[in-house]
């Protein structure tokens, strides 16, 4: 160059246009247990921005920009970027 799959919280991966800022794992924080720590179990837990004394409350973010629609991580279109095949070149 061509072709197929693919990019989602800290990592890992689900995800029919509508109840998803998000399942479920791990990791990580608090807890219960334990002489104590593993484990197991039970609760939290994504990011920036504004707000606020704090809990919390609001906006926005699903590779990057567009666009389709009342609504888009889902669909279309451009490009980056990663896996796999196939071709060129050395």
């Nucleotide at each position: 160059g061509g072709a197929u799959g693919g990019g989602u919280g800290g990592c890992c991966g689900a995800g029919c246009g509508g109840u998803u800022g998000a399942a479920g794992g791990c990791a990580c924080c608090g807890g219960u247990c334990u002489u104590g720590a593993a484990a197991a179990c039970c609760g939290g837990c994504a990011a920036a921005c504004g707000u606020g004394a704090g809990a919390g409350c609001g906006u926005u973010u699903c590779g990057u920009g567009g666009g389709u629609u009342c609504g888009a991580a889902u669909c279309c279109c451009a490009c980056c970027c990663c896996a796999u095949c196939c071709g060129c070149c050395a």
Notes:
Predicted 3D model of a 90-nucleotide RNA (transfer RNA) from an Alphaproteobacteria bacterium. The source organism's lineage runs through Bacteria, Pseudomonadati, Pseudomonadota and Alphaproteobacteria. It matches the Rfam family "tRNA". Its family is annotated with triplet codon-amino acid adaptor activity in the Gene Ontology. Rfam classes the family as a transfer RNA.